[in-house]
RNA sequence: GUAGAUAUAGUUUAAUAAAACACUAGAUUGUGAUUCUAGAAUUAGAGGUUAAACCCCUCUUAUCAACC
Numbered sequence: 001g002u003a004g005a006u007a008u009a010g011u012u013u014a015a016u017a018a019a020a021c022a023c024u025a026g027a028u029u030g031u032g033a034u035u036c037u038a039g040a041a042u043u044a045g046a047g048g049u050u051a052a053a054c055c056c057c058u059c060u061u062a063u064c065a066a067c068c
Stems, first nucleotide, its partner, number of pairs: 001067002004064004010021004023039005044060005
């Protein structure tokens, strides 16, 4: 350089934007751990198509692998 794949919450996954673990606060406990309740945290970035986009298209960024 050519043609590809992937990018979702702190981590791992699923698609009605949700769950588990983790985090924060409170309750329980003599103190911790455990348990219970509640909460916060997300579609890599931008643009386009569509009534409606994580999902379809284009560009950029990062990573991975193949060929040269």
This is a predicted structure of a 68-nucleotide RNA (transfer RNA) from Xenopus gilli. The source organism's lineage runs through Eukaryota, Metazoa, Deuterostomia, Sarcopterygii and Xenopus. Rfam family: tRNA. About the family: Transfer RNA (tRNA) molecules are approximately 80 nucleotides in length. The family's RNA type in Rfam is transfer RNA. Rfam links the family to the GO term triplet codon-amino acid adaptor activity. The RNAcentral record of the sequence draws on ENA.